[in-house]
Context: one part of a larger RNA
Molecule: large-subunit ribosomal RNA, domain VI
Organism: bacterium
RNA sequence: CGAGGGAUUUUUGAGGGAAGCUGUUCUCAGUACGAGAGGACCAGAAUGGAGGAAUCCCUAGUGUAUCAGUUGUUCUGUCAAGAGCAAUGCUGAGUAGCUACAAUCCUAAGGGAUAACAGCUGAAAGCAUCUAAGCGGGAAGCCCAUCCCAAGAUUAGAAAUCCAUGUCCGCCGAUUCGGCGGACGAAAGACCCCAAGAAGAACACUUGGAGAUAGGCAGCAGGUGGAAGAUCCGUAAGGAUUUAAGCCAAGCUGUACUAAUUGGUCGAAAGU
Numbered sequence: 001c002g003a004g005g006g007a008u009u010u011u012u013g014a015g016g017g018a019a020g021c022u023g024u025u026c027u028c029a030g031u032a033c034g035a036g037a038g039g040a041c042c043a044g045a046a047u048g049g050a051g052g053a054a055u056c057c058c059u060a061g062u063g064u065a066u067c068a069g070u071u072g073u074u075c076u077g078u079c080a081a082g083a084g085c086a087a088u089g090c091u092g093a094g095u096a097g098c099u100a101c102a103a104u105c106c107u108a109a110g111g112g113a114u115a116a117c118a119g120c121u122g123a124a125a126g127c128a129u130c131u132a133a134g135c136g137g138g139a140a141g142c143c144c145a146u147c148c149c150a151a152g153a154u155u156a157g158a159a160a161u162c163c164a165u166g167u168c169c170g171c172c173g174a175u176u177c178g179g180c181g182g183a184c185g186a187a188a189g190a191c192c193c194c195a196a197g198a199a200g201a202a203c204a205c206u207u208g209g210a211g212a213u214a215g216g217c218a219g220c221a222g223g224u225g226g227a228a229g230a231u232c233c234g235u236a237a238g239g240a241u242u243u244a245a246g247c248c249a250a251g252c253u254g255u256a257c258u259a260a261u262u263g264g265u266c267g268a269a270a271g272u
Base pairs, nucleotide, nucleotide: 001152005163006162007161008160009159010158011157015149016148017147018146021049022048023047024046025045026044027043033038050107051106052105053104055102059100060099061098062097066093067092068091069090070089071086072085073084074083075082076081110144111143112142117137119135120134164272166184167183168182169181170180171179172178173177189266190265191264192263193209194208195207196206197205213259214258215257216255217254218253219252220251222248223247224246229242230241231240232239233238
């Protein structure tokens, strides 16, 4: 820009893409077969490998904005308590998120037309012949079926719902009215803007802008592991009690306290 008014939501599916793998074990059955050794087809079941998808309940990793321990040094006047730097100083753990080594599911079943092939009926050619007429069977392959995209599918589809069907002025023709031109006003809805995000390079997408969108606050979950101060014991290092303490990121629930202000732009007057 188109899709013959403008929108919002939900869709149909022409067409396209993805996937398509395979082992072992058990039953049938030590059966058929075979002198024996050996040892099935068919059919059914279980469990793996490899690949893929989505996920974080479990397990595990990471987790330089969480907690603790600890060395050296500088500083906060000093003790104590802390802060900075030293690869996050080093070390032990670890929430959310992300992830695999984790866990779940799929690569299934079925239908149709066929290939090679094996057949039925059957002439040409009194026989024979799967083929010439005709008829069924037959593959991990083909077309469906499964999942995804999809109406720019210009053949531009469908459904539901929402909005507009003006006002004023001038001119012409006129009985209501019609035609032409101009101005005003502006719907549904959308965008800008703002608070953000399990969305993201930008854009886009999603949520919200009087509402739980972000921050704060409260509670909880969860992490660390027993704060500081004080008291007691010990010559001291240190230990015990107060005390499952103190501190705490991204999590969950709640709560308008703070910030999403004020606003602007686009968007019709018909041949719908």